[in-house]
Molecule: small-subunit ribosomal RNA
Organism: uncultured bacterium
């Protein structure tokens, strides 16, 4: 040391993605008061106008130039002024100007020497420092730690010595002279701290130790007149100090799809060469060095101290500051010089710029500002040399873009500010709202303060310390002065700046955004929007009520900022050393052998590598960290400490490992006897069996399948005998068995031959486990050569089945399978479990060996302890607890695929990525739902059995089409004679036309009323309008009438926003809950077993014990019987009538109340029991029939048009009102139904038997009419009384005879009946007449198990009128159930699953289209980095006839020349060698006609290959 979100209904666990925090030279959007202190070209190391960054010294020289200073003359104004005049106060004013001074100026002289000052140019010393940048560099480049007896080191310090004596020249300059210009040529002059000799010194070399050879200086200023002295420099020698060269151990990138790399290469001698060691460099010799501990090679990169970032370990970076290194347009190359191969030097080649007079020049901002450009993106052409640091000076100073500062930027950190206090009528306004209120809110206003910051005035710092000049003091040395050292005094410096900072005055005045508010994550509501627009870090929101968009109020967060993007770290135990894992999630090489390497048994003895430990050196400085200080605090900054885990030296321990010695017998091996065993290789042998072929016997079939055909047979098959031939595989023993590493071995016999165990004494003496590379073996297929071929068989043929069938079935068949050699080297090579050792409970088989009494050694199984595991499981043959040693994994798809290597004859094998794309893929379990799994059970589910539909006419719904309009809804079962228990107007929702508009209905308001409503008469198609009657309510105006607007209306849309009802699975038996117990947990258990039942009904068992909703029962109706009642029912028995009509009765029947009766109770048989089977007794018998009642749920099932109801829409209309019309339409399609096709019937006559029910705007009798439907008239019941009301089939005559009929009634025609304002559109019924299709109805389907099914009338509801429906009623009254294999639905347990939207699931590949990446490709093209060859610049070194040379030497003339010589130069050459050219190849990139796979997209095509025995199990190779 924090965690969360996301696979799934649920869960646990693997495992990936996301998120929350931290950093930044950042940008980007939205805002932006103040200050301090940092930081600011990350891209083009691209090119770059301007200016400005390196100079200084005149105390090193000569020269030039200004200026003073010296002499004579001149000299304005001016200054001084003597005279002399004049007024007069008589010593004053005034006038007055000799003389004299002096500027500037001019002349002239002298031309010596100084002062002061400038400076092109010789000369010194600096431009190697200091600034910039990171390109290049995988390197001793860079860190750390040696080394240097193998090196330099200017300037600084220190010591010692010394600085003697000559010489020739050249720039400046002056003339001439080219050239446009940069520059420059020639001839003469000079000068030195410039250059060159000579002495002479340490030093170095060399040496015969005697020596010999090389080899140094430079003077300036000062004081000063002295042999000089001081003081800056110079010379040489040695020390030190800094800085630096070189070697070196050890450390820090990525690829092995880079495995071999190296000729100066490694090393030796010699020489050269450097400051220096060294193949550095050449000759020569030998032939080595590098590398699995990754050489080479290609990528990619300055390195660090450090900075982010983490609990740490570790990861990532290397801006800014500090160290080192490299580069300075691009290649190369040297020269000066202590130092460079040199940013602002030089020389060449190139590229680009630019100037030309075309003939030649100039030129490098990766220094500071600043352009331009490129980019997302990064500033002023500022001030100062005031400090601090450099370069030059003796110094004043002169240079300094180094540096100090200031400008710009919220880039970051740090601080502060936008105001405090009080203030409830809880103001206006906004938002919301259940319309009450809430909220923004003590927030505003208001009133009281305060003044940080602002404005203004006003004072005002600190950074200054020098130095250098005067002057004082004091001091060593000196003969003494200058001078040197010291300490003081004066004097002088400030860019930043009138800055900090204080003081004062004045006013809340001037100063708040930004993101967010679905979960993760703090923060909700309105409003629009309607899968559209959009949002999104993941999950994922958005389809009409969106806390997830836009927007507004509110909320939250942070704060002068916020939010996004980018990029690292953490979260990430997701590369796991700390700290993972590999039976089934990814992951044990098919398997053994063995090399490196890694790890290793017991005892001594010793040694100090690795390990402990101390000391010392180092580990810069800054930075983190601790303390303490300075700035008003912080950020910042000073100072001290600690730390810096490291690396070297050294001293010391010796348990462990290691290294030497030394033995030891428990590990390994060997021996010696024994017996097991499909262990392997070669050879030989056997039987049955297929096939074949021959003869024989025998006939018409065989043979194959779900069925079938193709095939084979009358030329004789099949089948049966006898023989024969020939390959292949070896029943039975055989096992849960035995041998082998693994693959794998199976008849018997024989050679040979590898392991393994048992059991014993003996010998070695750690010999040993593991194993990267490596090498052997290695099943089927398959390849090659060459033989074999019986069976069996890929491929093909043919038949079949199918929509298809390049399959599954069948009949044939060829490669192959078999033998030899020889590849190949791969499998789901599986125990999905690498090998070895040691420990850790047992039971049980069983195979081989010793014991024999227990037992014991090696194996093979299973059950299971502890422990493990996510669970499954594993459990002495581990997946336990441990060690060693290999191997291999890191999300899921692309993928074992491309591309390269490498093996193969070939198939193909090993090795093995990426783009891109998804939130996910997985794993084990767990609840359900499914299976053309399995196994129990049920239901008119099937079977058996009746009677229908489907054909046919018409009824009636429904689609569809028509239509002005044919109003709506209802659509598999579970819609369709459904809503609708009844459309001619009404109903009505719909249509067309004509009207009203606070409305036909409700409530308020305001105004007026002697006025509504009915009636009457006009207009009209009516609503309506006007008159005339009327006179009820009302007058508190509650009633009209007009009027206002708030509103009414709405069958207007949304059943996917409800509520409530309903349907459905299903009257199926099931669904659950408490506690308890298992399980990490979804969950499990109870509810499962056994049995039983109409039942989860009961019984037994059982970690379950209880309970609830459902099942039953409880209610109704119905069968039996008993009690009570008895009227309008009933009548047996008296009495009586035409008639239970009356009387009388309650026995009967009936009605209605209460009761009783059935529980397997009772017998046997079985069963533990619950029951079950027969029987009896009963009206009734095992749920007696029937109904009512519908468990948790499920189908977004149905109904916004019964009805309520959110929310949307519509208001002179989508309201209301009226008349007239649709809903009754009609090629057709379906669904219910009726009536029929007749003889078991029709028609007529006659004749018997109900029950439910219903009636007052109603049934309506009986009589009368009419053929009828009906009318007229009217009794009687508001109903066990009357009335509908005739029951029909039936039965008893009669008739008709099988025909489209005396069947069958449609349709038409015509005449009436009834209802009702009204029957045209569009009612019902009747009389006469017409007389259609239709002769029992394909496929295919429905309904019934008993008073059912069929048939027979009969009443109700709805209704003015209309019923083949619909709810009910009774009459007649059947057949059949072997059974549960089949179809359909259901129930529970169980199994597999890749299904949960749940099999109408899911999922696979081709095709077609679009789009993305990527890979082949004729080849085009760019690049890099080497090789060969050619050329070859400046340069360096070497060589050189001729030229040519001032110093030095030698000689000669003779006094400035000659000649020779040494050295030098140019000049040619040689040799390396940059750039260029040539050429063939290598590697990377770009691009490409076509092409191939791949990923992903909207509901596309074909098929259906996987999940269920996925319909042929899959699956691997």
């Nucleotide at each position: 040391u924090a965690g969360a979100g996301u696979u799934u209904g649920a869960u646990c666990c693997u495992g990936g993605c996301u998120c929350a925090g931290g950093a930044u030279g950042a940008a980007c959007g939205c805002u932006g008061g103040c200050g301090g202190c940092a930081u600011g070209c990350c891209u083009a190391a691209u090119a770059c106008a301007u200016g400005c960054a390196a100079g200084u010294c005149g105390a090193a020289c000569g020269a030039a130039c200004u200026a003073c200073c010296u002499c004579u003359a001149u000299g304005a104004c001016c200054u001084a002024a003597a005279a002399a005049g004049u007024g007069c106060u008589u010593g004053c004013a005034c006038u007055g100007g000799a003389u004299a001074g002096u500027a500037a100026u001019u002349a002239g002289a002298a031309u010596u020497u100084g002062u002061a000052g400038u400076u092109a140019g010789u000369g010194g010393c600096g431009g190697a420092c200091g600034g910039g940048u990171g390109a290049g560099u995988a390197a001793c480049a860079c860190g750390u730690g040696g080394g240097u007896u193998a090196c330099c080191u200017g300037c600084c310090a220190c010591a010692c010595a010394g600085a003697a004596u000559g010489g020739a020249a050249u720039a400046a300059c002056u003339a001439u002279u080219g050239g446009a210009a940069a520059c420059g040529a020639u001839a003469g002059c000079u000068a030195a701290u410039a250059c060159c000799g000579u002495a002479u010194a340490u030093g170095a070399c060399c040496u015969u130790c005697g020596g010999g050879u090389u080899g140094a200086a430079a003077g300036g200023g000062g004081c000063g007149u002295u042999u000089g002295c001081c003081u800056c420099g110079c010379u040489g020698u040695g020390u030190g100090a800094u800085g630096g060269g070189c070697c070196u151990g050890c450390g820090g990138c990525g690829c092995a799809u880079u495995a071999g790399c190296u000729a100066g290469u490694u090393g030796g001698u010699a020489a050269g060469g450097u400051a220096a060691a060294g193949g550095c460099u050449u000759a020569c010799c030998a032939a080595g060095g590098c590398g699995a501990c990754g050489a080479u090679g290609c990528g990619u990169a300055g390195c660090c101290g450090g900075a982010c970032u983490g609990a740490g370990a570790g990861g990532u970076c290397g801006a800014u500051c500090g160290g080192c290194c490299a580069c300075a347009u691009u290649g190369g190359g040297a020269c000066u010089g202590a130092g460079a191969c040199a940013c602002g030097g030089c020389c060449c080649a190139a590229a680009c710029u630019u100037c030309u007079a075309c003939g030649g020049g100039a030129g490098g901002c990766a220094g500071c500002a600043g352009u331009a450009g490129g980019g997302a993106a990064u500033u002023u052409u500022c001030c100062g040399c005031a400090a601090u640091g450099g370069a030059c000076g003796a110094a004043a100073g002169u240079c300094u873009g180094a540096c100090g500062g200031a400008g710009c930027a919220a880039u970051g950190c740090c601080g502060c500010g936008u105001g405090a206090g009080u203030g409830a009528u809880g103001a206006a306004g906004g938002u919301u709202u259940u319309c009450g209120a809430a909220u923004c809110g003590u927030a505003a206003a208001g009133c009281u303060c305060u003044g940080u910051u602002g404005u203004a005035a006003g004072g005002g710092a600190a950074g200054a310390a020098c130095a250098g000049c005067a002057c004082u003091a004091g001091u060593a040395g000196g003969a003494a002065a200058u001078g040197g050292c010291u300490a003081g005094u004066g004097u002088g410096u400030g860019a930043c700046g009138g800055u900090a900072c204080c003081u004062u005055a004045c006013c809340a005045g001037a100063a708040a955004g930004c993101c967010a508010c679905g979960g993760c994550u703090a923060a909700c509501u309105a409003c629009g929007u309607g899968c559209c627009a959009g949002c999104a870090g993941c999950c994922g929101c958005g389809g009409u009520a969106a806390u997830a968009c836009g927007u507004a109020g509110g909320u939250g967060g942070c704060a002068a900022g916020c939010g996004u993007u980018a990029u690292c770290c953490g979260g990430a135990a997701u590369u796991a050393u700390u700290g993972g894992g590999c039976g089934u999630a990814a992951a044990g090489c098919g398997c053994a052998u063995g090399u490196a390497g890694g790890c290793g048994g017991c005892u001594c003895u010793u040694u100090a590598a690795g390990u402990c430990u101390g000391a010392u050196g180092u580990g810069a400085a800054a930075g983190c960290c601790a303390g303490u200080g300075g700035c008003u605090c912080a950020a910042c900054c000073a100072c001290u400490g600690a730390a810096u885990u490291g690396c070297a030296u050294u001293g010391g321990a010796u348990a462990c490992u290691g290294g030497a010695g030394a033995g030891c017998u428990a590990g390994a091996a060997u021996c010696u006897u024994g017996g097991a065993g499909a262990g392997g290789u070669a050879a030989g042998u056997g039987g049955a069996a297929u096939u074949u072929c021959a003869u024989g016997u025998g006939u018409a079939g065989c043979g194959g399948u779900g069925g079938a055909a193709u095939g084979c047979g009358u030329a004789g098959a099949u089948a049966u005998a006898u023989g024969a031939a020939g390959g292949a595989a070896c029943a039975c023993c055989a096992a849960u068995g035995g041998c082998g590493a693994a693959g794998g071995c199976a008849g018997c016999u024989u050679a040979c031959u590898g392991g393994a165990c048992a059991a014993g004494u003996a010998u070695u003496g750690a010999c040993g486990c593991u194993g990267a590379g490596a090498u052997g073996c290695g099943a089927a297929a398959g390849u090659g050569u060459g033989g074999g071929u019986a069976g069996c068989a890929a491929a093909c043929a043919g038949g079949a089945u199918u929509a298809g069938a390049u399959a599954c079935c069948c009949u044939g068949g060829u490669a192959g399978u078999c033998c030899a050699c020889a590849c190949c080297g791969u499998a789901a090579a599986c125990g999905a479990u690498g090998a070895g050792u040691g420990c850790u409970a047992g039971g049980u088989a069983u195979u081989g060996g010793g014991a024999u009494a227990a037992c014991u050694c090696a194996g093979u199984g299973c059950c299971g302890a502890a422990g493990u595991u996510a669970a499954c499981g594993c459990a002495u043959u581990a997946a336990g607890c441990a060690c060693u040693c290999c191997g291999c994994c890191u999300g899921g798809g692309g993928a074992g695929u491309a591309c390269g290597g490498u093996c193969g004859c070939a198939a193909g094998g090993c090795u093995g990525a990426a783009a891109c794309u998804c939130a996910a893929a997985g794993g084990a379990a767990u609840u359900g739902a499914c299976g053309g799994g399995g196994a129990c059970c049920c239901g008119c589910a099937c079977a058996a059995g009746u009677g229908g539909u489907g054909g046919a006419g018409c009824a009636u719904g429904u689609g569809g089409u028509u239509u002005a309009a044919u109003u709506c809804g209802a659509u598999g079962c579970a819609a369709c004679g459904c809503g609708a228990a009844g459309a001619a107007c009404c109903u009505u929702a719909c249509c067309a036309a004509g009207a009203c508009u606070u409305g036909a209905c409700a409530u308020c308001c305001c105004g007026g009323g002697c006025a509504a409503a009915g009636c009457u008469a006009u207009a009209g198609a009516g609503a309506u309008a006007u008159a005339g009657u009327g006179g009820a309510g009302g007058u508190u105006a509650u009633c009209c009438c007009g009027g206002u607007g708030a509103c009414a209306g709405g069958u207007g849309g949304u059943g996917c926003a409800u509520g409530g009802u309903u349907g459905u699975c299903g009257u199926c038996a099931g669904c659950u809950c408490g506690u308890g117990u298992c399980g990490u947990g979804a969950g499990a258990u109870g509810u499962u077993g056994g049995g039983u039942u109409a039942a989860g009904u009961c019984c037994c068992g059982c970690a379950a014990c209880g309970a609830g909703c459902g099942c039953a029962a409880c209610c109704c109706c119905u069968a039996u019987c008993c009690c009570u009642a008895a009227u309008u029912g009933c009548u047996a028995a008296c009495a009586u009538u035409a008639a239970g009509u009356u009387g009388a009765g309650g026995a009967c029947u009936u009605u209605a109340g209460g009761g009783a009766g059935a529980c397997u109770g009772c017998u046997a048989u079985u069963g533990u029991a619950a029951g079950a089977u027969a029987g009896a007794g009963g009206a009734a018998g095992g749920c007696g029939g029937g109904g009512a009642u519908g468990a948790c749920g499920u189908c977004a099932a149905a109904u916004c048009a019964u009805c309520a109801u959110g929310c949307u829409c519509u208001u002179u209309a989508u309201g209301u009102c009226u008349u007239g019309g649709g809903c009754u339409a009609c090629a057709c399609a379906c669904g219910u139904g009726c009536u029929a096709c007749a003889a078991u019937g029709g028609a007529c006559g006659g004749u018997a038997c109900a029950a439910c029910g219903a009636g007052c705007a109603g049934c309506g009798a009986a009589c009368u009419c009419g053929c009828g439907a009906g009318a007229g008239u009217a009794a009687g019941c508001g109903a066990a009384u009357c009335u509908c009301u005739a029951a029909a089939a039936g039965c008893c005559g009669u008739u008709c005879u099988c025909a489209g009929u005396u069947c069958g009634g449609a349709u038409c025609g015509u005449a009436g009946u009834c209802u009702g304002c009204a029957a045209c559109u569009c009612g019902a019924c009747u009389g006469c007449g017409u007389g259609a299709a239709g002769u029992u109805g394909g496929a295919a389907u429905c309904g019934c198990u008993a008073g059912u099914a069929a048939u027979c009338c009969c009443g109700g509801g709805u209704c003015a009128g209309c019923a083949u429906a619909c709810c009910g009623g009774g009459g007649u009254g059947a057949a059949u159930a072997c059974g549960u294999u089949c179809u359909c639905g259901g129930g529970g347990a169980u199994u597999g699953u890749a299904c949960a939207c749940a099999c109408c699931g899911c999922c696979c590949g081709u095709c077609a289209c679009g789009c993305c990446a990527c890979g082949a490709g004729a080849g085009u093209u760019u690049g890099u980095a080497a090789u060969a060859c050619c050329c070859g610049a400046a340069g360096a070194a070497g060589g050189u006839g001729g030229c040519u040379u001032a110093a030095c030497c030698u000689a000669g003339u003779u006094u400035a020349c000659u000649a020779g010589g040494a050295u030098g130069g140019a000049g040619c050459u040689u040799u390396c060698u940059a750039a260029g050219g040539u050429a063939g190849g290598a590697c990377a990139g770009a691009u490409g006609a076509u092409u191939g796979g791949g990923g992903u997209g909207a509901a596309g095509u074909c098929g259906u290959a996987a999940c269920a025995a996925g319909g042929u199990a899959a699956c691997c190779a």